[in-house]
Parts: sequence; structure tokens; C1' cells
RNA sequence: CGGUGAGGUAGAGGUCGCAUUAAUUAUGAGUAAACUGUUCGAGGCAAGUGGUGCUGUUGACAACCGUUUGAAAGGAAUUAAUGCCGAAAUGAGUUUUAUCCACUAAAAAAUUCAUUGGGGCUGCAUUGAACAAAUGCAGAACUGUCGCAGAAUUUUCUGCGUUGAGCUAUGAGGGAU
Repeated sequence: CGGUGAGGUAGAGGUCGCAUUAAUUAUGAGUAAACUGUUCGAGGCAAGUGGUGCUGUUGACAACCGUUUGAAAGGAAUUAAUGCCGAAAUGAGUUUUAUCCACUAAAAAAUUCAUUGGGGCUGCAUUGAACAAAUGCAGAACUGUCGCAGAAUUUUCUGCGUUGAGCUAUGAGGGAU
């Protein structure tokens, strides 16, 4: 000088750090569903399409009134416990699971690549019963770490900038002084 190379261990950010589990509570909702009656009159159901199956003039489906019975899931809040600090989340791809068959879609798990230091606020879009919440994009602030410059002096403040393959501490090994 060139190439290759995420070495080990322990930690910090935050009083809304991240995620999981359990219990309780509210919402969902007096909704869905069930039953009776009335009206209509040929389709209806299994996420979509095709097939197939079941069912329907003994009136399905749909609509309305009434009755009493009356939910659930996802998501949310509080408390407790556990695991942690790429904690975790999102997007795309691949594989698997499951459904009456095939394909597609949605959901779950694993894995690869990419992005995001952290938590809030505002606006738009998507999901959602929701004005809760989540995700993505954008904006203006806050905060942590490090770097540069200036000031101060007992390790702080101001300004600018980057960002976790980072930062702090430490051991081993190697090298230089």
C1' cells in the first nucleotide's frame, strides 16, 4: 500500500424503551345468531373464479314487526410475571400449514434480502365497528450516542452534522512508542 474481516464478555438510552403470557374491565352490542308472523317469488350456501356437493315452490334468499335467549373474535386499558436493547416492526421473495378439488387471495410459521437509534405530535392513505389503535409516507420539534467548532471549568452549555454492522467499559491475541 492492497485485499479480507459483523472477534468475545458486560452495559447505557426510556417513568409510555421493545415484545410475549396471564387475570380483570370496558367497547364490540342489546349487534350477530335463534324462534314466530307477514311480504316477495327463484334462486341460495361453501373468501373469489371454475368444478363439485348440499339446499329451495312443503316458499329458500332478501325485507319488516315482535319475542325471549343473547354472544364471540381481532383490537384497547390496568395489574402482575417473563425475555430482552435490531430489543422489535415494516416491505418484497421462497417454503410449509390449513380449506370439498384446482388456481388465486387472506391468515399463521420458518427463512433470505432491504429499511428503521428511540418514544410522542400534526396531516394524508390503508386496515378497523370506532373519533380507539396499528402500519406507511411527509412535516415541525424532543431525546440518546458519537464527531467537529466555540465557550465554560469539574465535566457542563451552545451551534452544526452523522446514525445501532453504532456507542461505553473490559479481557485475550497481535503490533507500535

Predicted 3D model of a 177-nucleotide RNA (Lysine riboswitch aptamer) from Fictibacillus phosphorivorans.